Predicted 3D model of a 75-nucleotide RNA (c-di-GMP-I riboswitch aptamer) from Sulfurovum sp. The coordinates come from a structure-prediction model, not an experiment, and the mean pLDDT is 82.

RNA sequence: UGUCGAAAAAGCUAAAUUCAUCGCGAGGUGGAUACAGAAAAUCAUAGGUCUCUUGUAGAUUGCUAGAUUGCCGAA
Numbered sequence: 001u002g003u004c005g006a007a008a009a010a011g012c013u014a015a016a017u018u019c020a021u022c023g024c025g026a027g028g029u030g031g032a033u034a035c036a037g038a039a040a041a042u043c044a045u046a047g048g049u050c051u052c053u054u055g056u057a058g059a060u061u062g063c064u065a066g067a068u069u070g071c072c073g074a075a
Base pairs, nucleotide, nucleotide: 004073005072012037013036017032018031019030020029021028022027035062041068042067043066045065046064047063048060049059050058051057052055
């Protein structure tokens, strides 16, 4: 360094619910909270699913892949 994901450490995200708010909607944002996660970090690139005003339109990355990046270091 790569593969890999054991222990420990430093950390990170935040399911569901709820309050406020934005959106026609799927859903998004902020607070509380914590189901879970070794990339639950980023990118809608491909597929899947979902929405509606059915389009050269949107949503979903914590749906499956892919790409880029990142902490630690047992085997």
NCBI's taxonomy places the organism under Bacteria, Campylobacterota, Campylobacterales, Sulfurovaceae, Sulfurovum. Of the family's consensus pairs, 94% are formed in the model.